Predicted 3D model of RNase P RNA and transfer RNA as a complex of 475 nucleotides.
Its mean pLDDT, the model's own confidence on a scale to 100, is 77.
[in-house]
RNA sequence: CGAGUGGACCGGAUGAUCGCUGCCGACGGGUUGCCGUUGGGAGAGGAAAGUCCGAACUCCGCAGGGCAGUGUGCUGGGUAACUCCCAGGCCCGGUGACGGGACGGAAAGUGCAGCAGAGAGUAGACCGCCGGAUGCCACCACUGGUCGUGCCACCACGACCAGAGUUUGGAGUGUCCGGUAAGGGUGAAACGGUGCGGUAAGAGCGCACCAGCGUCGGCGGCAACGCCGGCGGCUUGGUAAACCCCACACGGAGCAAGACCGAAUAGGGAAGCGUUUGAGAUCGGCCCGAUCGAGGCUUCCGGGUAGGUUGCUGGAGGGCGGGAGUGAUCCCGCUCCUAGAUGAAUGAUCGUCACCUCGUUCGCGAGGAACAGGAUUCGGCUUACGGGAGACUCGAAGG
RNA sequence: UCCUCGGUAGCUCAACCGGUAGAGCGGGUGGCUGUUAACCACUAGGUUGUAGGUUCGAGUCCUGCCCGGGGAGCCA
Numbered sequence: 001c002g003a004g005u006g007g008a009c010c011g012g013a014u015g016a017u018c019g020c021u022g023c024c025g026a027c028g029g030g031u032u033g034c035c036g037u038u039g040g041g042a043g044a045g046g047a048a049a050g051u052c053c054g055a056a057c058u059c060c061g062c063a064g065g066g067c068a069g070u071g072u073g074c075u076g077g078g079u080a081a082c083u084c085c086c087a088g089g090c091c092c093g094g095u096g097a098c099g100g101g102a103c104g105g106a107a108a109g110u111g112c113a114g115c116a117g118a119g120a121g122u123a124g125a126c127c128g129c130c131g132g133a134u135g136c137c138a139c140c141a142c143u144g145g146u147c148g149u150g151c152c153a154c155c156a157c158g159a160c161c162a163g164a165g166u167u168u169g170g171a172g173u174g175u176c177c178g179g180u181a182a183g184g185g186u187g188a189a190a191c192g193g194u195g196c197g198g199u200a201a202g203a204g205c206g207c208a209c210c211a212g213c214g215u216c217g218g219c220g221g222c223a224a225c226g227c228c229g230g231c232g233g234c235u236u237g238g239u240a241a242a243c244c245c246c247a248c249a250c251g252g253a254g255c256a257a258g259a260c261c262g263a264a265u266a267g268g269g270a271a272g273c274g275u276u277u278g279a280g281a282u283c284g285g286c287c288c289g290a291u292c293g294a295g296g297c298u299u300c301c302g303g304g305u306a307g308g309u310u311g312c313u314g315g316a317g318g319g320c321g322g323g324a325g326u327g328a329u330c331c332c333g334c335u336c337c338u339a340g341a342u343g344a345a346u347g348a349u350c351g352u353c354a355c356c357u358c359g360u361u362c363g364c365g366a367g368g369a370a371c372a373g374g375a376u377u378c379g380g381c382u383u384a385c386g387g388g389a390g391a392c393u394c395g396a397a398g399g
Numbered sequence: 400u401c402c403u404c405g406g407u408a409g410c411u412c413a414a415c416c417g418g419u420a421g422a423g424c425g426g427g428u429g430g431c432u433g434u435u436a437a438c439c440a441c442u443a444g445g446u447u448g449u450a451g452g453u454u455c456g457a458g459u460c461c462u463g464c465c466c467g468g469g470g471a472g473c474c475a
Base pairs, nucleotide, nucleotide: 001395002394003393004392005391009387010386012353013352014351015350016349017348018347020043021042023040024039025038026037027036028035029034045371049382050381052380053379054378055377056376057254058253059252060251064288065287066286067285069250070249071248072247073246074088075087076086077085078084089103090101091100092099093098104245105244109243110242111239112238126184127183128180129179130178131177132176133175134174135173136172138166139170140169142163143162144161145160146159147158148157149156150155192210193209194208195207196206197205211235213232214231215230216229217228218227219226220225258310259309260308261307268301269300270299271298272297273296280292281291282290303474304473317336318335319334320333321332322331323330324329355368356367357366358365359364400471401470402469403468404467405466406465409424410423411422412421418455426442427441428440429439430438448464449463450462451461452460
């Protein structure tokens, strides 16, 4: 310098003016918690978001049994709790920093695997290899003849013709039966790999080494697991984000929870169910059980209201320092902090400083500043987004 | 706050227990006709909302995100 990885941090500051929404005080009006004037002080976030998890809190007989359902799923730790976080193991990806893992079970069962391919799961014989049976052919060899060449009758070689025999001369070829998973070929995947022996040909058929599984023992570790050695059958394929099996956990609803005050109406009409042979409610899917249970319950039509107070913000809170721990986190001390709106406020302008970009006559000038906004409250996760600084890795070059 | 459904061609919708995405309308070209419509023939058009994962293989299964629709809650 280039390319990359991971974590932490910040999310403009300050002053003035004018506004908006609450709170507190004073004064005036009003005489019942209302209006006006004025002063003071406060007023969004790292994600307030998505509402994906977990809780607090509140209510529902504090909630029994079974089925169903949902969630979680390596080990240890943290936490109020978690599907979160930390540390570690194993697997996968990356040269590396580092990242990802829904990581219990496929020798409990059922299912699935298109196309291609002979065969897709106690598989399979298409080509190939081997053995046997049975035909065919007549290529070589064999026998006989003719011709040619070697001076040549014998003899040798070559060509042509004819013949016999059948594989107990060799080769070829068809059909049938059988063996064979070494080789070819198909596929994402074909029932361990390499070598030697062995065999008619082959094969864990045997042996050696390697990989994997199971089991026993030793060592290290809290554990997951790792390392070493022995033995065994030689090998049990993939998929559970397919059904399923195993272990563990789960009562339900949600601040429109819930409590109080107030207002309005036709407490009306219809249908159905039910009153001890019990509708319905607690109760969310079903069954059993328990309790409550009567001019009641359900549905439809019609009607009314669209208010106030409370819950409501100080909390598993933040910052600094010290200590324990590898770390998440925990402990101690000091210190700081009223958003609580509901037709739903939190804005605008100007000045100074800081940041970024562009231009520059180096004095400065112009422009810019993302994502987004509370609604009971916290802890996480996920997603959106601007910024600068530092750490680490790989590559190249130079000293 | 809670529950639930959906996103596939320009539009409306299919696609079984995962096997490689189609139909109608619309568009284009040609034919028929004096011309248009109708009709006939041929044809183009898809990262299945998006980013990942599981699997040999994903529209389908799983997770995150984006967008859209529907429903429930008061009194009597």
Rfam match: Bacterial RNase P class A. Its family is annotated with dimeric ribonuclease P complex, ribonuclease P activity and tRNA processing in the Gene Ontology.